[in-house]
RNA sequence: AAGUUAUCACGAGUGGACGAGAGAUCUGGCUCUUUGACUCCACAGCAACCUACGAAUGUAAGGUGCUCCUACCAGCAAAGCAUGUGCUUUGGGUGAUAAAAC
Numbered sequence: 001a002a003g004u005u006a007u008c009a010c011g012a013g014u015g016g017a018c019g020a021g022a023g024a025u026c027u028g029g030c031u032c033u034u035u036g037a038c039u040c041c042a043c044a045g046c047a048a049c050c051u052a053c054g055a056a057u058g059u060a061a062g063g064u065g066c067u068c069c070u071a072c073c074a075g076c077a078a079a080g081c082a083u084g085u086g087c088u089u090u091g092g093g094u095g096a097u098a099a100a101a102c
Base pairs, nucleotide, nucleotide: 004099005098006097007096008095013043014042015041016040017039021032022031023030026075027074028073029072044067045066046065049063050062052059053058071094076091077090078089079088080087081086
């Protein structure tokens, strides 16, 4: 890397550095962004996958993760509604994170 399992509409930001794009990829839409985004660092916080303690559905010192917008929305399929091609729901696909194993 590929594969397996679980989760993905809850929650949680300030400062410093950098300086132009960013929200995984492609297309369309939407959003963030020189009032400095994205990224990196520091601190703070959220959360409870692992772990630790515990009788417990609890707590949070440790290992990860996360801290605009549902994984920002849609794309493929089915069903329902509508009828000028759209809307809703479910599933799939893709991706992210964790755990275990090889």
SAM riboswitch aptamer (S box leader) from Priestia megaterium, 102 nucleotides, folded computationally. The organism belongs to Priestia, within Bacteria. It matches the Rfam family "SAM riboswitch aptamer (S box leader)". Rfam links the family to the GO term regulation of gene expression. The same sequence occurs in records of 2 taxa. Model confidence (mean pLDDT): 81 of 100.